This is a predicted structure of a 155-nucleotide RNA (c-di-AMP riboswitch aptamer (ydaO/yuaA leader)) from Pedosphaera parvula. RNAcentral holds the sequence, with entries from Ribocentre. The prediction has a mean pLDDT of 77. Its Rfam family is "c-di-AMP riboswitch aptamer (ydaO/yuaA leader)". Rfam describes the family as follows. This family represents a conserved RNA structure found upstream of the ydaO and yuaA genes in Bacillus subtilis and related genes in other bacteria.
RNA sequence: GUUCUUUGUCUGCUUAAUGGUCUGACCUGUUCAGGCCAGCGGGGAACCCAGAUUUUCCGGUAAAACGGAUUGGGGCUUACGGUGCCUGCGGCAUCGGGAACACUUAGUGGUUCCAGCCCGACAGCUAACCUCGUGUGCGUAAACAUUAAGGGCAG
Numbered sequence: 001g002u003u004c005u006u007u008g009u010c011u012g013c014u015u016a017a018u019g020g021u022c023u024g025a026c027c028u029g030u031u032c033a034g035g036c037c038a039g040c041g042g043g044g045a046a047c048c049c050a051g052a053u054u055u056u057c058c059g060g061u062a063a064a065a066c067g068g069a070u071u072g073g074g075g076c077u078u079a080c081g082g083u084g085c086c087u088g089c090g091g092c093a094u095c096g097g098g099a100a101c102a103c104u105u106a107g108u109g110g111u112u113c114c115a116g117c118c119c120g121a122c123a124g125c126u127a128a129c130c131u132c133g134u135g136u137g138c139g140u141a142a143a144c145a146u147u148a149a150g151g152g153c154a155g
Base pairs, nucleotide, nucleotide: 006155007154008153009152010151012138013137018038019037020036021035022034023033024032025031026029039134040133041132042131043130044129049124056069057068058067059066072122073119074118075117076116080096081095082094083093084092085091086090097114098113099112100111101110103150104149105148106147107146108145109144
């Protein structure tokens, strides 16, 4: 150094949301604000292909343009779909589906959750191109129990 066997352990998690660098601030540090680079993630946007066959309300105009609204439609997100009932832009019930559970993956059981926001009549896919985000919530708790496989570290 390599292989095998064996014992212990998991030193943060969620998420795309991380790393580096520069400037400024003051509370001087795992701080805050901003810029740049890289990484990661999202949206818009042709041909081809696929799909559809006429589109809301209010103001405004001769008709338009234009302004406003959100029930149509669309987007971020795991945060959605069907059915039934009702006092129907909504609520309730039920079934299905989805997300999280602490080294990783898979199985079983269990627990918790399915909110919020944005665009504004418009959006399929999508090369070039354009553009946005890089947060939030947590600290032993269901961060649970169990089975199998695998990985890191230490002996």